[in-house]
Model confidence (mean pLDDT): 84 of 100.
Predicted 3D model of a 97-nucleotide RNA (c-di-GMP-I riboswitch aptamer).
RNA sequence: UUGUGAAAAAGGCAAACCGGUCGAAAGGCCGGGACGCAAAGCCACCGGUCUAAGGGCGCUCUGGGCAGACAGAGGCUACGAUAGCGGGGAUACCACA
Numbered sequence: 001u002u003g004u005g006a007a008a009a010a011g012g013c014a015a016a017c018c019g020g021u022c023g024a025a026a027g028g029c030c031g032g033g034a035c036g037c038a039a040a041g042c043c044a045c046c047g048g049u050c051u052a053a054g055g056g057c058g059c060u061c062u063g064g065g066c067a068g069a070c071a072g073a074g075g076c077u078a079c080g081a082u083a084g085c086g087g088g089g090a091u092a093c094c095a096c097a
Base pairs, nucleotide, nucleotide: 002097003096004095005094012037013036017032018031019030020029021028022027035084042089043088045087046086047085048082049081050080054077055076059074060073061072062071063070
């Protein structure tokens, strides 16, 4: 330096759930808690997934009305989120080869 994680040691992280807090939500953060994790440490670049505040609203439904304008709901949309969905990027402890 590259590969690997079988055995070992020192340790590390922390799903669900609960409490608090931020957020429109998805979700984040803090504390408790451990399902798991060899990068479950970091980065939203690519794909996926989640959410839809804002936007859009030609379409559908409802209200409205002579017809409309308009309003509400649905469907659409990421600039939001997820690194513990996969890929990729830069980096790192121990052991073995």

Notes: Of the family's consensus pairs, 89% are formed in the model.